Predicted 3D model of an 85-nucleotide RNA (c-di-GMP-I-GGC riboswitch aptamer) from Domibacillus iocasae. The prediction has a mean pLDDT of 88.
RNA sequence: UACGAUAAGAGCAAACUUAUUGAAAGAUAAGGACGCAAAGCCACGGGUCUAAAGCAAAGAAGCUAGGAUAGCCGGGCUGCCGAAA
Numbered sequence: 001u002a003c004g005a006u007a008a009g010a011g012c013a014a015a016c017u018u019a020u021u022g023a024a025a026g027a028u029a030a031g032g033a034c035g036c037a038a039a040g041c042c043a044c045g046g047g048u049c050u051a052a053a054g055c056a057a058a059g060a061a062g063c064u065a066g067g068a069u070a071g072c073c074g075g076g077c078u079g080c081c082g083a084a085a
Base pairs, nucleotide, nucleotide: 003082004081011036012035016031017030018029019028020027021026034071040077041076042075044074045073046072047069048068049067050066054063055062
């Protein structure tokens, strides 16, 4: 550098519930563990979700700036441990 044990010591926490927040998607906190070797950080590319405002319409589907998602994938930055190969 790469790799990832039925190793050691730590860490995070899905669904769900409650509270707060947001137009929504969602977020935050507490409880809770499905999982995770980057489930640490960054919306740069793709995907997905949302669409208050704006456009359109006036029956409102639709379009979009924007927002969300790093636990959808890729990419970038950083990091604990050390069996086997």